[in-house]
RNA sequence: GCCGGUAUAGCACAGUGGUAGUGCAGCUGAUUUGUAAUCAGCAGGUCGGGGGUUCGAGUCCGUCUACCGGCUCCA
Numbered sequence: 001g002c003c004g005g006u007a008u009a010g011c012a013c014a015g016u017g018g019u020a021g022u023g024c025a026g027c028u029g030a031u032u033u034g035u036a037a038u039c040a041g042c043a044g045g046u047c048g049g050g051g052g053u054u055c056g057a058g059u060c061c062g063u064c065u066a067c068c069g070g071c072u073c074c075a
Stems, first nucleotide, its partner, number of pairs: 001071007010024004018055001026042005048064002051061002
């Protein structure tokens, strides 16, 4: 330099155009003599950045950034 992949809650991930979710972690409560475990509830997100398409974008297109992988001999 070229090609591909990934980027969504503190962490791991789901979500292929129409209300952003699950598990763990956190907080509160129940249970217990107390803790753990269990159960119930709560909170936590401008979906990596800017732009485009669309009535509508986490999702489609393009660009940039970060990370991961492959190639880097001619074509």